The RNA shown here (c-di-GMP-I riboswitch aptamer) has 87 nucleotides and comes from a bacterium.
[in-house]
RNA sequence: AUCCGAUAAAGGCAAACCCGCCGAAAGGCGGGGACGCAAAGCCAAAGGGGCUAAAGACAGUAUUCUAAGCCAGCCGUUGCUACCGAA
Numbered sequence: 001a002u003c004c005g006a007u008a009a010a011g012g013c014a015a016a017c018c019c020g021c022c023g024a025a026a027g028g029c030g031g032g033g034a035c036g037c038a039a040a041g042c043c044a045a046a047g048g049g050g051c052u053a054a055a056g057a058c059a060g061u062a063u064u065c066u067a068a069g070c071c072a073g074c075c076g077u078u079g080c081u082a083c084c085g086a087a
Stems, first nucleotide, its partner, number of pairs: 004085002012037002017032006035073001041080002044078001047075002049071003056065002
């Protein structure tokens, strides 16, 4: 230095839920809150998967269909960066 990851030390992030705001919804942002996370840090997002269905489609309706809307804390991939140091 790399791989790796302790019932170590310091620090970090923050699921559900609650409140406020945005949104048709999924969901997002802020505050509280901690289930977890060793990249649950950043940029981009191949591939697979999942959620929603406003607008649209159907003569019309729907509990139907469709992403141009979402989820990176579903799996996994690429690039860059980072705290600590037992085995």

Rfam family: c-di-GMP-I riboswitch aptamer. Its family is annotated with cyclic-di-GMP binding in the Gene Ontology. The sequence was found by an Rfam model in a public genome assembly. The model forms 94% of the base pairs in the Rfam consensus.